RNA sequence: GAAGACGACCAGGCAAUCGCUGGCCUUUAUUGGCGAGAGGAAAGUCCGGGCUCCACAGAGCAAGAUGCCAGGUAACGCCUGGGGGGCGUGAGCCCACGGAAAGUGCCGCAGAAAAUAUACCGCCUUCGGGUAAGGGUGAAAUGGUGCGGUAAGAGCGCACCGCGCCCCUGGUAACAGUGGGUGGCAGGGUAAACCCCAUCAGGAGCAAGACCAAAUAGGAAUCCUACAGGCGUGGCUCGCGCUGGAUUCGGGUAGGUCGCUUGAAUGCGUUGGCGACAGCGCAUCUAGAUGAAUGAUUGUCCACGACAGAACCCGGCUUACCGGUCGUCUUCAUUU
Numbered sequence: 001g002a003a004g005a006c007g008a009c010c011a012g013g014c015a016a017u018c019g020c021u022g023g024c025c026u027u028u029a030u031u032g033g034c035g036a037g038a039g040g041a042a043a044g045u046c047c048g049g050g051c052u053c054c055a056c057a058g059a060g061c062a063a064g065a066u067g068c069c070a071g072g073u074a075a076c077g078c079c080u081g082g083g084g085g086g087c088g089u090g091a092g093c094c095c096a097c098g099g100a101a102a103g104u105g106c107c108g109c110a111g112a113a114a115a116u117a118u119a120c121c122g123c124c125u126u127c128g129g130g131u132a133a134g135g136g137u138g139a140a141a142u143g144g145u146g147c148g149g150u151a152a153g154a155g156c157g158c159a160c161c162g163c164g165c166c167c168c169u170g171g172u173a174a175c176a177g178u179g180g181g182u183g184g185c186a187g188g189g190u191a192a193a194c195c196c197c198a199u200c201a202g203g204a205g206c207a208a209g210a211c212c213a214a215a216u217a218g219g220a221a222u223c224c225u226a227c228a229g230g231c232g233u234g235g236c237u238c239g240c241g242c243u244g245g246a247u248u249c250g251g252g253u254a255g256g257u258c259g260c261u262u263g264a265a266u267g268c269g270u271u272g273g274c275g276a277c278a279g280c281g282c283a284u285c286u287a288g289a290u291g292a293a294u295g296a297u298u299g300u301c302c303a304c305g306a307c308a309g310a311a312c313c314c315g316g317c318u319u320a321c322c323g324g325u326c327g328u329c330u331u332c333a334u335u336u
Base pairs, nucleotide, nucleotide: 001332002331003330004329005328006327007326008325009324010323012301013300014299015298016297017296018295020037021036023034024033025032039307043318044317046316047315048314049313050312051205052204053203054202058238059237060236061235064200065199066198067197068082069081070080071079072078083097084095085094086093087092098196099195103194104193105190106189107188120135121134122131123130124129143161144160145159146158147157148156162185163183164182165181166180167179168177169176170175209258210257211256212255219249220248221247222246223245224244229243230242231241232240265284266283267282268281269280270279271278272277
């Protein structure tokens, strides 16, 4: 100097004038004053909860979700650390990561043959047959290399490697090992194929729900039914509870208040921890609209502003994104 990897932060600021919406104080009175007012993703509605109701609410089956180990957390399919596999020269990044010796299915074409395995070319031959080492096909062909043996060959035998089982050592564990023993050794792959195993989990959702006021028609018809039938917030069965239920037509209201913002909150410091995070102390209060509030003008500074607007709240994940600021690390080239 160039090219990368990872992490944190900003998202226009300041001032003036007018305007909008909550809160507090004040006033006869929105009359006046004070102070506050969209995001890192508010987005997707994908996960997990808090909260509300069914409701006093149990068990099993089916269906569903997750899937290495240990931790964190209110919880999770999230996060942190570790193990294994893969990619990269590397810093680093990714993983839908339990089981193929429970069973079933699938592996087109090519090839002799893709599993109840076989013999195309080849090799040997006593011409009966033997063979799978060499060649070919293919993503994959009775595990690989070497030696011996054989008519020619083959784990046929042996050595080493690989694989299965058992033991030892290290580690909480997943696992690891130039560790030891044993066996010629279940032909491979595939489970985001069916399946098996382990764990989790009731449902619906702020348009939840509670209260107040007002109005109407405490309406009409049909069907099932009386120890039966039916109903009860996913389906089925049992249990439990209730006692009538189901369908159609028609009418009224659709107004107001609460829920609604102090919270598993934020910032700083300190202690413990590899870390996610947790404890303690101090400080702060930062939108609550309801056809939907934060806009306009001027001046100035600058990193010249993209993606984009809360609607019960919070923890995550995913997606979109202009222009930057800072830090750590890796590789290459050159010079000293």

A computed fold for a 336-nucleotide RNA from uncultured Litorivicinus sp., annotated as Bacterial RNase P class A. Its Rfam family is "Bacterial RNase P class A". Rfam classes the family as a ribozyme. NCBI's taxonomy places the organism under Bacteria, Pseudomonadati, Gammaproteobacteria, Litorivicinaceae, Litorivicinus. Model confidence (mean pLDDT): 77 of 100.